A computed fold for a 382-nucleotide RNA from Mucilaginibacter sp. UR6-1, annotated as Bacterial RNase P class A. The coordinates come from a structure-prediction model, not an experiment, and the mean pLDDT is 75. Rfam family: Bacterial RNase P class A. About the family: Ribonuclease P (RNase P) is a ubiquitous endoribonuclease, found in archaea, bacteria and eukarya as well as chloroplasts and mitochondria.

RNA sequence: CCUGCAAAACGUUCUAUCGCUCUGUAUUUUUUACGGGGAGGAAAGUCCGGGCAACGCAGAGCAUCCUGCUUCCUAACGGGAAGGCGCCGGCAGCCGGCGACAGCAAGUGCCACAGAGAAUAUACCGCCCGCAAGGGUAAGGGUGAAAACGUGAGGUAAGAGCUCACGGCUUUUCCGGGCGACCGGAAUCGCGGUAAACCUCAGGAGUUGAAAGACCAAAUAGGUCCUGAUCAGUGAAGUUGCUCGCUUCCGUACCGGCCUUAGGGCCGGGCAUCAGGAUGGGUAGGUUGCUUACGAGCCUGUUAGCAAUAGCAGGCCCAGAUAAAUGAUAGAAGCCAUAAGCAAUUAUGGAACAGAACCCGGCUUAUAAUUUUGCUGCUGAU
Numbered sequence: 001c002c003u004g005c006a007a008a009a010c011g012u013u014c015u016a017u018c019g020c021u022c023u024g025u026a027u028u029u030u031u032u033a034c035g036g037g038g039a040g041g042a043a044a045g046u047c048c049g050g051g052c053a054a055c056g057c058a059g060a061g062c063a064u065c066c067u068g069c070u071u072c073c074u075a076a077c078g079g080g081a082a083g084g085c086g087c088c089g090g091c092a093g094c095c096g097g098c099g100a101c102a103g104c105a106a107g108u109g110c111c112a113c114a115g116a117g118a119a120u121a122u123a124c125c126g127c128c129c130g131c132a133a134g135g136g137u138a139a140g141g142g143u144g145a146a147a148a149c150g151u152g153a154g155g156u157a158a159g160a161g162c163u164c165a166c167g168g169c170u171u172u173u174c175c176g177g178g179c180g181a182c183c184g185g186a187a188u189c190g191c192g193g194u195a196a197a198c199c200u201c202a203g204g205a206g207u208u209g210a211a212a213g214a215c216c217a218a219a220u221a222g223g224u225c226c227u228g229a230u231c232a233g234u235g236a237a238g239u240u241g242c243u244c245g246c247u248u249c250c251g252u253a254c255c256g257g258c259c260u261u262a263g264g265g266c267c268g269g270g271c272a273u274c275a276g277g278a279u280g281g282g283u284a285g286g287u288u289g290c291u292u293a294c295g296a297g298c299c300u301g302u303u304a305g306c307a308a309u310a311g312c313a314g315g316c317c318c319a320g321a322u323a324a325a326u327g328a329u330a331g332a333a334g335c336c337a338u339a340a341g342c343a344a345u346u347a348u349g350g351a352a353c354a355g356a357a358c359c360c361g362g363c364u365u366a367u368a369a370u371u372u373u374g375c376u377g378c379u380g381a382u
Base pairs, nucleotide, nucleotide: 001380002377004375005374006373007372008371009370012333013332014331015330016329017328018327020038021037022036023035024034025033026032040353044364045363047362048361049360050359051358052209053208054207055206064205065204066203067202068201069083070082071081072080073079084101085099086098087097088096089095090094102200103199107198108197109194110193111192124141125140126137127136128135129134149167150166151165152164153163154162168191169190172187173186174185175184176183177182213288214287215286216285223279224278225277226276227275228274229273230272233250235249236248237247238246239245251271252270254269255268256267257266258265259264297316298315299314300313301312302311303310304309335350336349337348338347339346340345
C1' cells in the first nucleotide's frame, strides 16, 4: 500500500424560471406587489426519561413492578464521561471489545444425557492386602460442561491436605496507597456451579396523553316553564304591516263539586293535542393548544476540566400543515468511479436509508460514497 471485519463522524452547495405553503408591509371590483421562512441523522421503532395538560392523592401496611461496581455530568434516565474488577482477542507491555457488574458463609431449589457416583457423592476399570470369601483406596484410566482447589515432595501395604512448600479463590482482622470502587502486604478461616432460579439486601415507582386539555356555538328534534284554544264557529295559530284567500288544529276510560226527569249535564283540576313565547343542556361546526416566539434553544470565540460538560462574551429566531405544503426543470460547483494524457486537464457515468404532526434529552434498528481509529491475512505486494 492492498484486502476483510468492527466502531465512530458526516451524509451535498449556489444561481435562474415556474409551482405549492406559512408569515410581514402596503393595496385590494378579496386579489395583487415586494420582503422573509419552509422535511432527518435517523423524522423510523414507541424501548426509556422529562416538560406541559387533566384527573387523583392525609399517613401507614401488604401486594405488584423497576433499578443495582465507583466517582463525576445532566432537568432526569435503564443515558454519557473517566475509572475499578472479571472475561475475550493479539506473544505480550499495551491496545481493542464485551459485561443483565449487590448477595450462594440466611434459607429453599436446579445441574438433562452420559457415568459406579453430581453436594450429607461414589467404587466401573485399575492399585494394595488376602488361599478364598472379602477388606482398604480415590493417586492412574474412563464418562461428562463440571468428579469436590492446583502443582511438586514426603509419607504409606497401596493411597488421600495425611504432612510440608509454592500458587489460586474465599471469610475475618491489621498496615500502607486511593474521594471511592479497589490495589499492595501480613496473618487467620475455609474450598463445585447457578440468583435474565425462588429468594435476601438497598433505593425507587399515581393514571392518562395533544385525538391531552381550554373557549365559543347553530338549525332540527327532544327536556322544563308560561300563555291561549279544545267546537262547528264572526273559533285559535301561521302565512311581509292590514284585508281577502290558503294551510294546520279543534280530546279525555282520571279526581272533586253542583244540578238532575237518575239517561246525563255544567264547572274546576290533572293528563293529552295544537299553536305561540321563554329557558337550561348537548350535537354539527369554529377558535385555541400549534411553534412570531424564548426553548433543559442554536452558532462562534474564550476560560476551567483527562473528558462528558459547565461558566462568560457576542450573534441568531431557524417548518407549522389538518387529508395534510416543503416541489419540478436547467446550468455550474463539490464528492466518488472509469478512460485518455508527462502534467494541467478533458469526456462519460454514479450517489444509499428514507418524509415532520405538542416539544425536548437518550437508546435501538436501516444506511451509497467519503474520512478517522483498531484488528485480520495458511499462500497479498514492497